[in-house]
Molecule: Glycine riboswitch aptamer
Organism: uncultured Sphingomonadaceae bacterium
RNA sequence: CGCGCGGGAGAGGGCUUCGCCCCGGUGACGGGGCUCGGCCGCCGAAGGAGCAACCGCCCCCGGAAUCUCUCAGGCAAAAGGACCGCGCG
Repeated sequence: CGCGCGGGAGAGGGCUUCGCCCCGGUGACGGGGCUCGGCCGCCGAAGGAGCAACCGCCCCCGGAAUCUCUCAGGCAAAAGGACCGCGCG
């Protein structure tokens, strides 16, 4: 460093146009669901970026966090998941 197994947090399962589906109804209409798109709120532990204690050799320069930013990602479940433990290469 890689693989396997186990553990693994935070934040709305928010609002909304068109379309489609289901149920009720004589009908007007009502209730619920789904995809794409739009809008707002929020989270940080994939990745990315930034500063810095510190380290490399004094400078230059370089490395550098679970800190900061939130581009990306995420906010029911699933998936993912820094990091930790065990095993193997």